[in-house]
RNA sequence: CGCUUAUCCAGAAAGACGGAGGGAGUAGGCCCUGCGAUGUCUUAGCAACCCAUCCCGGUGGGUGCUAAUUCCUAGUAAUACGCUAACAAGCUGUAUUGCAUAGAUGAGCA
Repeated sequence: CGCUUAUCCAGAAAGACGGAGGGAGUAGGCCCUGCGAUGUCUUAGCAACCCAUCCCGGUGGGUGCUAAUUCCUAGUAAUACGCUAACAAGCUGUAUUGCAUAGAUGAGCA
């Protein structure tokens, strides 16, 4: 890097280092950020995917996570509204819902 599968509207921050952009990628939006972000480390916490254990609810371990729903939108389908039209339909629109794509994490494979 690839394949399969489950989950992704809940939850959980302090310190040290460092010193400029960051929120995966593209576009748009919206946010965070010298009152020091993103990142790295330590400690703490959340959670319960996997393993062990037992009194079946915990405990211990391996991960993971700790701004905003995966920050929101993008493709497609349905519904409602709107518009064009004029009873057949179409859409460059808006909203909601489902699915898909992409991504993240766990587990199992190759």
The RNA shown here (SAM riboswitch aptamer (S box leader)) has 110 nucleotides and comes from a Bacteroidota bacterium. The sequence was found by an Rfam model in a public genome assembly.